This is a predicted structure of a 76-nucleotide RNA (transfer RNA) from an Opitutales bacterium. RNAcentral records the identical sequence in 3 taxa. Rfam family: tRNA. Rfam classes the family as a transfer RNA.
[in-house]
RNA sequence: GCCGCCCUAGCUCAGUUGGUAGAGCAAUUCACUCGUAAUGAAUAGGUCGUCAGUUCGAUUCUGAUGGGCGGCUCCA
Numbered sequence: 001g002c003c004g005c006c007c008u009a010g011c012u013c014a015g016u017u018g019g020u021a022g023a024g025c026a027a028u029u030c031a032c033u034c035g036u037a038a039u040g041a042a043u044a045g046g047u048c049g050u051c052a053g054u055u056c057g058a059u060u061c062u063g064a065u066g067g068g069c070g071g072c073u074c075c076a
Stems, first nucleotide, its partner, number of pairs: 001072007010025004019056001027043005049065005
């Protein structure tokens, strides 16, 4: 330098022929218990990496860009 993949909740990850998003764990509250743990229930938590474009509407499509991983190759 070229190619491919990934970036979504605090963490690990789903999701989508375009219609404003979920799980598990973690957190908080409640129940249960003499108390704790465990268990059960509920709640909160996200500008879906960033910036643009297309569209009535973008996490999803297109372009640019940042970061991470892998492969190939060249030069010094």